[in-house]
Context: one part of a larger RNA
RNA sequence: CUGGGCGUAAAGCGCGCGUAGGUGGUUUGUUAAGCCAGAUGUGAAAGCCCCGGGCUCAACCUGGGAACUGCAUUUCGAACUGGCAGACUAGAGUAUGGUAGAGGUGAGUGGAAUUUCCUGUGUAGCGGUGAAAUGCGUAGAUAUAGGAAGGAACACCAGUGGCGAAGGCGACUCACUGGACCAAUACUGACACUGAGGUGCGAAAGCGUGGGGAGCAAACAGGAUUAGAUACCCUGGUAGUCCACGCCGUAAACGAUGUCUACUAGCCGUUGGGAGACUUGAUCUCUUAGUGGCGCAGCUAACGCAAUAAGUAGACCGCCUGGGGAGUACGGCCGCAAGGUUAAAACUC
Numbered sequence: 001c002u003g004g005g006c007g008u009a010a011a012g013c014g015c016g017c018g019u020a021g022g023u024g025g026u027u028u029g030u031u032a033a034g035c036c037a038g039a040u041g042u043g044a045a046a047g048c049c050c051c052g053g054g055c056u057c058a059a060c061c062u063g064g065g066a067a068c069u070g071c072a073u074u075u076c077g078a079a080c081u082g083g084c085a086g087a088c089u090a091g092a093g094u095a096u097g098g099u100a101g102a103g104g105u106g107a108g109u110g111g112a113a114u115u116u117c118c119u120g121u122g123u124a125g126c127g128g129u130g131a132a133a134u135g136c137g138u139a140g141a142u143a144u145a146g147g148a149a150g151g152a153a154c155a156c157c158a159g160u161g162g163c164g165a166a167g168g169c170g171a172c173u174c175a176c177u178g179g180a181c182c183a184a185u186a187c188u189g190a191c192a193c194u195g196a197g198g199u200g201c202g203a204a205a206g207c208g209u210g211g212g213g214a215g216c217a218a219a220c221a222g223g224a225u226u227a228g229a230u231a232c233c234c235u236g237g238u239a240g241u242c243c244a245c246g247c248c249g250u251a252a253a254c255g256a257u258g259u260c261u262a263c264u265a266g267c268c269g270u271u272g273g274g275a276g277a278c279u280u281g282a283u284c285u286c287u288u289a290g291u292g293g294c295g296c297a298g299c300u301a302a303c304g305c306a307a308u309a310a311g312u313a314g315a316c317c318g319c320c321u322g323g324g325g326a327g328u329a330c331g332g333c334c335g336c337a338a339g340g341u342u343a344a345a346a347c348u349c
Stems, first nucleotide, its partner, number of pairs: 004320003007303002012317001014201004021194003025088007033081002035077001037075006049065006091191001092188004096183004103177007110154001115149007125136002162169002206247006215241002220236004258316006266294012278281001298305002322349003331342004
């Protein structure tokens, strides 16, 4: 290279956009690069293979043939692929009218609660636990009422509900803005799919600078528990959690299931849209785009999957090849660092 695979056994990049490349709808004409067929030349000899011959046989030697699957030139063909020219509308896109939505960014606003402070009432406890203690409190706590400050998060609604490529997104209002879906026409006319490199986004934690800091809380301190207790429990508590800007680039980044397209029994829910029916209803039927539960064929080692496929096929990319060593060392690249990424071998079973 040829293979066999990738939900759970090793294996789908965390997710997009997109360059090269690969692949590509219907139809007409043309071309003849791929393709098919013929011819010519060449493809040394020896060897291999076949048919003979010579050494008494064989090995060996020798004659002929075949083969040398290739290359070059030339001629014929035109179904398929490609090229060129033209046409089409079923893929893709644009326009028009609607619809739903925690999609994104910025600004502003609101109420409940925790905490702190001030004032009033009030008096000896509060708090915490399995039980306690540390802690708070006669300098008046806890409780309760009123007021103020400040930060963070948005109960109910809330739903295998919605939106987003993924990460993710949940109080309300406004501004700007991305995408999706539906319906009916009109238009463009293959403009498409995938995508090595590349580039952008990317939870939490962490880092830099400057703010902010209510609650929570690594580290840390104390109290318990215990043989010990660098823990689990309790009282405190700093980074951090929040904001702005800039880094980091990783997660069980999971559906452990790459993207796109087509086809393949049914049944029941639910979300958004459209159409129809009548008995106009808390109605029924059809259809379309999602999102769930069962289930046939088929697939699967089994579990299970089953129109949202792990079925049947096609296009393109990524990845795997016994366990450990090891996602490590070295080197390169990236990073302020932490580290990330690429990625072995000896040895061993």
This is a predicted structure of a 349-nucleotide part of an RNA (small-subunit ribosomal RNA, central domain) from an uncultured prokaryote. The coordinates come from a structure-prediction model, not an experiment, and the mean pLDDT is 90.